[in-house]
RNA sequence: GCACCAAUUCCGGGGUCGGUGUGAUUCCGAACCGGCGGUGAUGGGCCCCUGACAUAGGCCGCCCCAAGUCCGCGAACCCGAAGGCGUACGCCCGAGGGCCGAUCUGGUGAAAUUCCAGAACCGACAGUGACAGUCUGGAUGGGAGGAAUGGUCG
Repeated sequence: GCACCAAUUCCGGGGUCGGUGUGAUUCCGAACCGGCGGUGAUGGGCCCCUGACAUAGGCCGCCCCAAGUCCGCGAACCCGAAGGCGUACGCCCGAGGGCCGAUCUGGUGAAAUUCCAGAACCGACAGUGACAGUCUGGAUGGGAGGAAUGGUCG
C1' cells in the first nucleotide's frame, strides 16, 4: 500500500411574500434546495528546477477541494428465493429481480455536457378543506457510502 473480515461511529437540503378562492406553504407570479462514489481543465498547498534582494516563470509527482442534469450507486415504489414465528388465515425478515428524473447555447482553450457567462430543465410514496422537490407521515426507519479501530492474507 491492496484485498477480505469484525465490531464501532457518522451520514439530506429547501416555502417566504403577493394573487385567486369558503378553503391552497399544494394552483398562479416571484422565491428557495441539491445524498453517495467516480471522472474532470475551478482554485489552493507541498516538493523540485530556472532566475532572484524580491516580484516572476516552469515541471515529474503528491495532497485537499471541484457536476442536481456525464458514468454508476442509494432511498421510495412493485415482485420476491431462503429463513424465523404461528394450529391456521397470516406475520416478520429478506438474497435477488423490476422500476429508477433532468442541459443546452456562447466564451476560453490542445482538450470542458465539469470552468466562465447566459438561458433552461428535474425532483418517490401516502396524507391534506385544493393538485406538494420545500408542509405532515412511514422515518428515533432504511441506506449508497465516509471515518477511525482491530484481525487475516500477500